[in-house]
This is a predicted complex of two RNAs, RNase P RNA and transfer RNA, with 473 nucleotides together.
The prediction has a mean pLDDT of 76.
Rfam match: Bacterial RNase P class A. Rfam classes the family as a ribozyme.

RNA sequence: GGAGGUGACCAGGCAAUCGCGGGCGCGCAGCCGCGCGUUCGAGGAAAGUCCGAGCUCCAUAGAGCGGGAUGCUGGCUAACGGCCAGUGGGGGCGACCCCAAGGACAGUGCCACAGAAACAUACCGCCGAAGGCGAUGAGCCAGGUAAGGGUGAAAUGGUGAGGUAAGAGCUCACCAGCGGUCGGGUGACCGGCUGGCUGCGGUAAACCCCAUCCGGAGCAAGGCCAGACAGGAGCAGCGGCGGGCCGGAGCAAUUCGGUCCGCCCGCGGGUGGCUCGCCCGUCACGCUCCAGGUAGGCUGCUAGAGGCGGCGGGCAACCGUCGCCCCAGAGAGAUGAUUGCCGCCCGGCACGCCGCGAGGCGCACCGGGAACAGAACUCGGCUUACGGUCACCUCCGGCC
RNA sequence: GGCCCCGUAGCUCAGGGGAUAGAGCAGUGGUUUCCUAAACCAUGUGUCGCAGGUUCGAUUCCUGUCGGGGCCA
Repeated sequence: GGAGGUGACCAGGCAAUCGCGGGCGCGCAGCCGCGCGUUCGAGGAAAGUCCGAGCUCCAUAGAGCGGGAUGCUGGCUAACGGCCAGUGGGGGCGACCCCAAGGACAGUGCCACAGAAACAUACCGCCGAAGGCGAUGAGCCAGGUAAGGGUGAAAUGGUGAGGUAAGAGCUCACCAGCGGUCGGGUGACCGGCUGGCUGCGGUAAACCCCAUCCGGAGCAAGGCCAGACAGGAGCAGCGGCGGGCCGGAGCAAUUCGGUCCGCCCGCGGGUGGCUCGCCCGUCACGCUCCAGGUAGGCUGCUAGAGGCGGCGGGCAACCGUCGCCCCAGAGAGAUGAUUGCCGCCCGGCACGCCGCGAGGCGCACCGGGAACAGAACUCGGCUUACGGUCACCUCCGGCC
Repeated sequence: GGCCCCGUAGCUCAGGGGAUAGAGCAGUGGUUUCCUAAACCAUGUGUCGCAGGUUCGAUUCCUGUCGGGGCCA
């Protein structure tokens, strides 16, 4: 000097003038309001709405089936699909980075083309010792084999040696995988020893199995107030049983009618997939549809899993404690503009100092530049967009 | 603000892991006709919105992102 990696931080500052929104105070005003003063006024992502919660509502959230999400281990957290620390695997020369990383001997499906065969096989080849035909040989057959060739993304452990008719974990050494055992670790897992490799293809971001979790909707949730209008159509029992009261008939037992209550059955609706269960209703103040009207105010609303700093615990995420602080809140929605000075970065061209040198430091002038983006109930994350500074580290090259 | 859905040829749509992705209309060329239309014949067309991942293989499966559309009070 070039190419990178990781982490932290900033998101220009001050002044003047003009301007915007909220709160409070004062003054003016009959009302709408106006003026003055003071104070506060966007982000690291306010974004996407991808996860998780708080909060609110639902004539109930219970059970089963179905559905969805997550998926190595331990921890953190209100919770999470997030974070931290590890394990295993992968990438990079390296600093370092990435991983949806349970199960393929529970079952089912798929594996195009090619190939003999893609889960049950032998096309070419090799052998044909022992067996058969053949007098023998050549040859043929039964048979053996999976070393070699060929196909494919993938062909049943790999390399070497022994062995054999040819071969083969058939045997041996090393490596890889599996089982047993011992040791370490909370655990994922790691290491040692030992055994047989007689048979265990891939795919679960295919169905599925296992484990854990999940009621639904969302501040246009919800609550209160004011105002406007015009109504129409439809919707399920003259069911049964029991009890109370009243009335009629009868001397009475009893019987008939009305009304109220309870239970059962039926019917309608809700429980935003279905069934059971549960709840509500069964003639109306309810629900559905059509038509009509309104397009207002207050609240929820911002003091909170809040911020900053110190100390302590922990490798860390994070937790505890003490002190200080209050930090936008609205309605289709306010935080901006100009000028000057300073600061930062880039380019050009000089100068001074230091050093043997490569080079380093300081500084004048001119020109240019400063990104992504805008709170809308509130938090914790993730992802995406984007300008710069600093620190540490890695690799390569040059020079002294 | 919140909640859903869709991106495939010029247009409207199929295809839901397997060679070179299809259909209709439209377009182009030809036949027919005096000419046009209709009819008949032939023919081209795609980064499957984009970027990663899973798989031997992705339009299809998964994740992120971009664009478009719909609903509510």